[in-house]
This record gives sequence, structure tokens and C1' cells, in this order.
RNA sequence: ACGGGCUAGAGCGGGGCUAGGGGUCCCGGCACCGCACAUCCCCUUAGGCGGCUCGAAUGCCCGGGGCGUUUUGUCAUAUAUGCAUGCCCUAUGCCUUAAGCGUUGACGUCCUGCCUUGCGUGGCGGGACAAUAUGUGAAUCGGGUCAGGCCGGAAGGAGCAGCCCUAAGCUUAUUGUGCCGUGCUUGCAAGAUACAGGAUUGAGUGGCUGGUAUAGGCUCCUUGCAUGUCUGCCAAUGCUAACCGGGAAGCCCAC
Repeated sequence: ACGGGCUAGAGCGGGGCUAGGGGUCCCGGCACCGCACAUCCCCUUAGGCGGCUCGAAUGCCCGGGGCGUUUUGUCAUAUAUGCAUGCCCUAUGCCUUAAGCGUUGACGUCCUGCCUUGCGUGGCGGGACAAUAUGUGAAUCGGGUCAGGCCGGAAGGAGCAGCCCUAAGCUUAUUGUGCCGUGCUUGCAAGAUACAGGAUUGAGUGGCUGGUAUAGGCUCCUUGCAUGUCUGCCAAUGCUAACCGGGAAGCCCAC
């Protein structure tokens, strides 16, 4: 130096968690497999159990490299919250002025009607009471007459049914008195105020739109500030894979 067999060691990086390590978790991503555990678990003087691969190189050291990831900072977009603000929202006025209306009479004022309420009158409806009249009306507890029948020697007597009259009651009608109800009429008064009618006066009325003032309000919108969140660019910091170069280099066997 070559070949073979072993062993230590290795089988992605960062974050978070941890005394520390590994895992579940997050980011990148493809850098062995399976089982158990997990928002917490399993371990610890080398870090659960069982396999597979490399193996003195896919391990170690140095240099380069820089995917990626953590943290910090400036800026930007978007977004959440809070505060404030602006005619942004609401209300009431003033000005401007459009349509419309107006000497065939505007706005206003007065009266009346309609409307509401209250108090009355009448109507309608329903009861009640009283009087009069008609009709009806007692099997029994009214009256009269009493067939038949009953009692009596007879005269007569009691007396059912029927009939007549009436009592209480019932029906109908009329009149009168009062009660209740009633978006039916009407009278008076008060109120309310859109409309209708009349009287009076005599030229405006109106107020889309715009501006402005006052008083309120953050429901929406604008703007500003503050505090956060996501994403992105840049800068810095920590760790850092692939990859590149170099270096050191275990045991055994054999040539």
C1' cells in the first nucleotide's frame, strides 16, 4: 500500500419544553424501519425496546459554504382594539333657491262643517209596575142549578158529573209612569285640528339642492395617534444542513 472481518461512533437543521437528552408540538423539508408513551411522555452519567445501513468512514477536527430557522430593529400593506376628529350620523333654526301653488285671490286670521269628549232630548230595542177592556179560567180547598144514582113511608135531604157565574191566575190590546241598553236623530258646551265651505286682508307661498349656526352622537364612513397581530423587504445576531477542500486516524487476520 491492497484485501477481509470487527468495534467505537453515526443515521437532518433550528425553535419551544427541560437541570440535561430524546420524543410528541412549530418551521424548513426528505435526511432508516417498527412498537410504547405523550400539550406532556420516556430516560439520564449517557440518556425507552427491537431491527436495518455505513463503518475507520455516511464518524471526528480545521477551513470554505450557506438551504433553513430563532431573536431584535426600521419601514410597508392589511387587520383588531382604544382615544380623538371631521356635516360622518341625528334634530332644530337661518340664508339661497328648484319643481309646484297663487289677483280665477297665496300665507295668515275668524266663523262653520267633519272629528273626539261630556251633559240633555227624542227614536229603536228589552223588561217592570198600574189602570181599563176582550178572551180564557177551579178535579180538589168558590157560588148557583143539580140529570143519573144514594137516603127517606112521604114531603124532602145530602150531593157526583154536566152547565152557568165568578176568584186567584194566564193571554192579547190600549194608555200612563219609571228603569236598562243603544257609532240612530237632534240641542248645548268644551276640545282637537288634516280636510271641506264661507268671511276678511291683499302678494306672496314653497323649500329639491347647496351653505351656515346651535345642540347631541360615535351606529356607519373619513382622518390622525397609541397598542398589538399576520405577511413582506432590508439589516444585525445565535445556531446551522447539503456540498467542497484539507487533516488526524482504533483492533484482528492475511499478502